[in-house]
RNA sequence: AUGAAUUUGUGGGGAGAGACCGAUUUAAAACGGUCGCCGAAGGAGCAAGCGAACAGCGAAUCUCUCAGGCAAACAGGACUCAUAAUGGACG
Numbered sequence: 001a002u003g004a005a006u007u008u009g010u011g012g013g014g015a016g017a018g019a020c021c022g023a024u025u026u027a028a029a030a031c032g033g034u035c036g037c038c039g040a041a042g043g044a045g046c047a048a049g050c051g052a053a054c055a056g057c058g059a060a061u062c063u064c065u066c067a068g069g070c071a072a073a074c075a076g077g078a079c080u081c082a083u084a085a086u087g088g089a090c091g
Base pairs, nucleotide, nucleotide: 007085008084009083010082011081012080013079018035019034020033021032022031036070037069038068042066043064044063045062049057050056
């Protein structure tokens, strides 16, 4: 002196999924009940393979839907872009 991965902050982008009944209301939402649905916070599960071939380890945007969510808005949102910091792979 080049400045990768990782992690963090800030700003931008960011999907999906409901109806009926009751009461109430101009209507909707919220409230109660019944069933239905979504997956991209989080969580859980597993293949190949590794393995003294048992046990165990073993990924996800896959699967499950515990949690969360299902008018618009707000919030959240995996992931992604930009930027700053951390870091110090590689050269």
Predicted 3D model of a 91-nucleotide RNA (Glycine riboswitch aptamer) from Sporolactobacillus mangiferae. The prediction has a mean pLDDT of 85. The source organism's lineage runs through Bacteria, Bacillati, Bacillota, Caryophanales and Sporolactobacillus.